This is a predicted structure of a 73-nucleotide RNA (transfer RNA) from Uloborus diversus. The RNAcentral record of the sequence draws on Ensembl Metazoa. Its Rfam family is "tRNA". Rfam classes the family as a transfer RNA. Gene Ontology term of the family: triplet codon-amino acid adaptor activity.
[in-house]
RNA sequence: GCCCUCGUGGCCUAAUGGAUAAGGCAUCGGUCUCCGGAACCGGGAAUUGUGGGUUCGAGUCCCGCCGAGGGUG
Numbered sequence: 001g002c003c004c005u006c007g008u009g010g011c012c013u014a015a016u017g018g019a020u021a022a023g024g025c026a027u028c029g030g031u032c033u034c035c036g037g038a039a040c041c042g043g044g045a046a047u048u049g050u051g052g053g054u055u056c057g058a059g060u061c062c063c064g065c066c067g068a069g070g071g072u073g
Base pairs, nucleotide, nucleotide: 001072002071003070004069005068006067007066010025011024012023013022018056027043028042029041030040031039049065050064051063052062053061
């Protein structure tokens, strides 16, 4: 250089082109406890890497760029 895969809360992972992007861990608050842990209940947190395009509608499809991993001369 070329080819392939991937990029979604702090971390890990979902989401058939169609309702307000779902869940776990973590975190914060509460119940409980002498205090803490565990357990249970509740909350906050994602312009879905970035810029365009297609579409009535895009996390999802197409193109450029950036980044990560793999393959190859």